[in-house]
Order: sequence, then C1' cells, then structure tokens
RNA sequence: AUCAAGAGAGGUCGAGGGAUCCGGCCCGACGACGCCUCGGCAACCUGCGCCAGCGCAAGGUGCCAAACCGGCCGAGCUGCACGCUCGGAUCGAU
Repeated sequence: AUCAAGAGAGGUCGAGGGAUCCGGCCCGACGACGCCUCGGCAACCUGCGCCAGCGCAAGGUGCCAAACCGGCCGAGCUGCACGCUCGGAUCGAU
C1' cells in the first nucleotide's frame, strides 16, 4: 500500500472445514479440509523496454466456494427489532 476484481481439473486421504475466539450462516461420506500432479489468476518481489510511472514477460512468492457476515468506535435511518446503511479501528493475509 492492497484486501467487493480474477482464476479448477485429476489423484490421494477420511471428518471435519470456511485464519484466530464467540455468535450466525455456509461447505462436507454425492468425500469437504489437507496433501500431490497438472492447469489457471494476479502482478508484491524480479527481469526487459521506456524519460519515470506506464507497458511487456512470468523466474521467486501469493492466490483459485461466498464479498462469507457480525463483535469495537463514530454518524445517519427506523417499523423501536441490540435492526438497517455508511465510514473507521483492531486482528489477520499479501
């Protein structure tokens, strides 16, 4: 700095998983998650071009269910339901 974009098949495993805690919601024996192979996406690092922040490439990373949601703070709305909308913080990831 970014985190609402993008990108899945096969094999294997066998009960949990969606980062963490709680709550919700969802995925999962029609085999999830993880791992391996291949493929893909993106462009952080890198390389090249270039009058300098843009283009190209794809070597090293990362990623490839959902926008997953809420929790803390502030503002607004409201049918007054600890609800909804918007912004931000924290945590986390790159």
SAM riboswitch aptamer (S box leader) from a soil metagenome, 94 nucleotides, folded computationally.
Its Rfam family is "SAM riboswitch aptamer (S box leader)". From the family's description: The SAM riboswitch is found upstream of a number of genes which code for proteins involved in methionine or cysteine biosynthesis in Gram-positive bacteria.